[in-house]
Context: one part of a larger RNA
């Protein structure tokens, strides 16, 4: 040195574990905000770092319901204190509620800075933003008006994950290259609502038989057909399901707001709730052993190791002051809607939509430009015309079936188990990085229980360590279950 045993050291695989998180159904909810949100900032504790809660009335403040011995969050500990005269804690309504932030008195590099009117001794209340509306007053040129103005009352704004409808609308890329096509009317921007929205009661199909409103789902069918007849695009009649609903335009209608009276369910605290015992092993019984119960409850969790009867529960049963949500019945009050559709239908010119790319292209919308009939009319039936068949536009409203899920309740799972499952089981959208947008981690397990090692000793009043002691273990010592491998050594053999 090197190889083999072997004891160790690092190291944190594995193996168990689970407080998280995935995915799923079901019910609910599907909006909050000028009464001031959403998200912040700042403070708020006797000591308070961080989360949490809360706001100068600040881990709280009153009221009523629930509840029954402990309690002052997570969080120990010191020191103080509160509770059977019902606390803590729950469920509800109700106060208070700084400063930003639509932010709204003016301003501003958000959480700061400066104001004016009124009250009011004063600490200090309240008010003043901007645009719609409707009222009143005022009230130029310009006589009446009118526009302005002033002043009251009422709406709006702003955030919010997906669905929705409308106005706008790409390119990468396919075409094996590109321009017409596609990608796609998708992404993205911008408006609007809603718990769904849109749609929608045939100027609609159909064929000479008839159906009978929208809206989804499955066939029709990758058919017809469209197409630099390429890449592609791509129906509808019919049928089968799902749901079902029809009204209205001056009134015997349709929908709203407000609100009395009354009943049924339902959420939102919570009650009761069966049934075990001993030996034994063992540090613990729930394990084994022997006898028992109980069951509308043998789901689950705990509990010193595996517990239907030890504890929370389960099965079932009941309960609500107040708040709410939902079905109803019956009243009172107040508001909205439209007179049968003309610059419309239809024509030309452009251009958009319909599967349909100008094509023979019909139908729908419509910038321009003309421009009807009036039920003895008029639309449609894929150019166009006749016949026939339907239907009756240019006004209006409509539940259900259908789409989604930030959200909240519960339930389940041939779903993860800490390099996995969410990025996040931990002070996580944290530290950290970047001017910003934005980017984005590491990190979990002592033990039943701190009983977290008094006491001695070594040593610097250390760090560490050795007695001792606690415990079932201490090689479980808080760098704590397990403790694998590379890696470092000790000792011992052999070899050199």
């Nucleotide at each position: 040195g090197g190889c083999a045993u072997u004891c160790g050291g690092u190291g944190g695989a594995u193996g168990c574990c689970u407080u998280g998180g995935c995915g799923u159904c079901a019910g609910g909810a599907g909006g909050c905000g000028a009464a001031g949100a959403a998200g912040g900032a700042c403070g708020u504790g006797g000591c308070a770092c961080g989360c949490u809660g809360c706001g100068a009335a600040a881990a709280g403040c009153c009221a009523c319901g629930g509840g029954g011995a402990g309690c002052c969050g997570c969080g120990a500990g010191c020191a103080g204190g509160c509770u059977u005269u019902g606390a803590u804690c729950c469920g509800u309504g109700g106060a208070u509620g700084u400063c930003c932030g639509a932010a709204u008195g003016g301003g501003g590099c958000a959480a700061c800075c400066c104001a004016c009117c009124g009250c009011g001794u004063a600490u200090g209340c309240g008010g003043u933003a901007u645009c719609c509306c409707g009222c009143a007053c005022u009230g130029a040129a310009u006589c009446c008006a009118u526009a302005g103005g002033u002043g009251c009352g009422g709406g709006a704004a702003g955030c919010a994950a997906a669905c929705c409808c409308g106005g706008g609308g790409a390119a990468c890329u396919g075409a094996a290259a590109c321009a017409u096509c596609u990608c796609a009317g998708u992404a993205c921007c911008c408006g609007g609502a809603g718990g769904a929205a849109a749609g929608g009661a045939a100027a609609u199909c159909a064929a000479c038989c008839g159906a009978g409103a929208c809206u989804c789902c499955g066939c029709u069918a990758g058919u017809a057909g469209u197409g630099g007849c390429g890449a592609g695009c791509g129906a509808a009649c019919g049928c089968g399901g799902a749901c079902c609903a029809g009204g209205c335009c001056a009134g015997u209608c349709c929908u709203g707001g407000c609100u009395g009276u009354u009943g049924g369910a339902g959420a939102u605290a919570c009650u009761g709730g069966a049934a075990c015992g001993c030996u034994u092993u063992g540090g613990a019984a729930a394990g084994a052993g022997c006898g028992g119960c109980c069951u509308g409850a043998g789901a689950g969790g705990g509990u010193g190791a595996c517990a239907g009867c030890c504890c929370c529960g389960u099965a079932c049963a009941g309960g609500u002051a107040g708040u709410c949500u939902u079905c109803g019945a019956u009243g009172g009050u107040u508001g909205g809607g439209c007179a049968c559709g003309a610059g419309u239908a239809a024509g030309g010119c452009g251009g958009g939509a319909c599967a349909c790319g100008u094509g023979a292209a019909a139908u729908c919308c419509u910038g321009u430009c003309u421009g009807a009939a009036c039920a003895u009319g008029g639309g449609g039936g894929g150019a166009c015309c006749u016949c026939c068949c339907u239907c009756c536009a240019a006004g209006c409203c409509u539940a259900a079936g259908u789409a989604c899920u930030c959200c909240c309740u519960g339930g389940c799972g041939a779903c993860c188990g800490a390099u996995a499952g969410c990025g996040a089981a931990c002070a996580a959208g944290u530290a950290c990085c970047g001017u910003g947008a934005g980017g984005g981690a590491a990190a979990g397990g002592u033990g039943a229980a701190a009983a977290g090692c008094a006491c001695c000793c070594c040593g610097a009043u250390g760090a560490g360590g050795g007695g001792a002691g606690u415990g079932a273990a201490a090689c479980a010592g808080u760098u704590c279950c397990u403790g694998a491998a590379a890696c470092c050594g000790g000792a011992u053999g052999c070899c050199u």

This is a predicted structure of a 496-nucleotide part of an RNA (large-subunit ribosomal RNA, domain I) from a soil metagenome.